[in-house]
RNA sequence: GCCAGCAUAGCUCAGGGGUAGAGCAACUCUUUCGUAAAGAGUAGGUCAAGGGUUCGAAUCCUUUUGCUGGCU
Numbered sequence: 001g002c003c004a005g006c007a008u009a010g011c012u013c014a015g016g017g018g019u020a021g022a023g024c025a026a027c028u029c030u031u032u033c034g035u036a037a038a039g040a041g042u043a044g045g046u047c048a049a050g051g052g053u054u055c056g057a058a059u060c061c062u063u064u065u066g067c068u069g070g071c072u
Stems, first nucleotide, its partner, number of pairs: 001071007010024004018055001026042005048064005
C1' cells in the first nucleotide's frame, strides 16, 4: 500500500428496515438473629463519528476514526 472483519448498557454479546434486548455486574425489596445463597423489581444506551437512501436506519450505501486478521 491492498483486502476483509469488528465498534450496541460498567463487562460479554444478541438484534440485519417499523418505539433497544439478554446474561453478569450495580441499586431496592422479600427471606435470615446477621451474612451469603435464592426470589421479585428498578435504573442504566443520542447503537464509534459525518453524509446519503427511505414515510421510517443500530440495521442499507458511502467517507472518516479506532481495533483485529490476511496479502504484498
The RNA shown here (transfer RNA) has 72 nucleotides and comes from a Candidatus Nealsonbacteria bacterium. Rfam family: tRNA. Its family is annotated with triplet codon-amino acid adaptor activity in the Gene Ontology. The family's RNA type in Rfam is transfer RNA. The prediction has a mean pLDDT of 84. NCBI's taxonomy places the organism under Bacteria, Bacteria candidate phyla, Candidatus Nealsoniibacteriota.